Model confidence (mean pLDDT): 75 of 100. A computed fold for a 105-nucleotide RNA from Desulfosporosinus sp. HMP52, annotated as Glycine riboswitch aptamer. It was read from a public genome assembly, where an Rfam model found it. Lineage of the source: Bacteria > Bacillati > Clostridia > Desulfitobacteriaceae > Desulfosporosinus.
[in-house]
RNA sequence: AUGAAACUGGCAGGAGAGAUCUGAAAUACAGACGCCGAAGGAGAAAUUCCCUGAAUUCGCUUUUCAGGGAGGGAAGCUCUCAGGCAAAAGUACUGCUAGAAGACG
Numbered sequence: 001a002u003g004a005a006a007c008u009g010g011c012a013g014g015a016g017a018g019a020u021c022u023g024a025a026a027u028a029c030a031g032a033c034g035c036c037g038a039a040g041g042a043g044a045a046a047u048u049c050c051c052u053g054a055a056u057u058c059g060c061u062u063u064u065c066a067g068g069g070a071g072g073g074a075a076g077c078u079c080u081c082a083g084g085c086a087a088a089a090g091u092a093c094u095g096c097u098a099g100a101a102g103a104c105g
Stems, first nucleotide, its partner, number of pairs: 007099007018033001020032004034085003040081001041079003048070008
């Protein structure tokens, strides 16, 4: 000195689902029933290795198929613990920007 991925902040965009019922009133709180998935969290596939069985073979190896075990392990899939269900706020994600960083060359 080129400056990837990832991290933090700011700006812009950003869905879904009962303004359900009861508790004196309310969108807050508590309880009940009904829902949503895009804060967060959890689950699991394949590639790989080993063993067993079958096919092929005189037999072994190789190859193919099936089963079991180990390892590995994603998501915008699944769960709904958490969170959410008028508006507001917030939200995965996208773009721009600032910071600190620093793979590769």